[in-house]
Transfer RNA from a Flavobacteriales bacterium, 73 nucleotides, folded computationally. The coordinates come from a structure-prediction model, not an experiment, and the mean pLDDT is 80.
RNA sequence: GUUUGCAUAGUUCAACAGGAUAGAAUAACCGCCUCCUAAGCAGUAGAUUUGGGUUCGAGUCCCAAUGCGAACA
Numbered sequence: 001g002u003u004u005g006c007a008u009a010g011u012u013c014a015a016c017a018g019g020a021u022a023g024a025a026u027a028a029c030c031g032c033c034u035c036c037u038a039a040g041c042a043g044u045a046g047a048u049u050u051g052g053g054u055u056c057g058a059g060u061c062c063c064a065a066u067g068c069g070a071a072c073a
Base pairs, nucleotide, nucleotide: 001072002071003070004069005068006067007066010026011025012024013023019056028044029043031041032040049065050064051063052062053061
């Protein structure tokens, strides 16, 4: 340089062929329990890498950018 894959809560993963209020676990915070801590129980907040496009409707499809990886040169 060419081609190609991936990008969703702090972390690890879901979301099926475009259609819900984007879910779960864990971590964080608050409460209960306990002499205290841990464990357990209950609750709260937290995310679609960025910019365009298609569509009635985009996490999902298209284009570009950014980051990480792979193959070839």
Rfam family: tRNA. Rfam links the family to the GO term triplet codon-amino acid adaptor activity. The RNAcentral record of the sequence draws on ENA.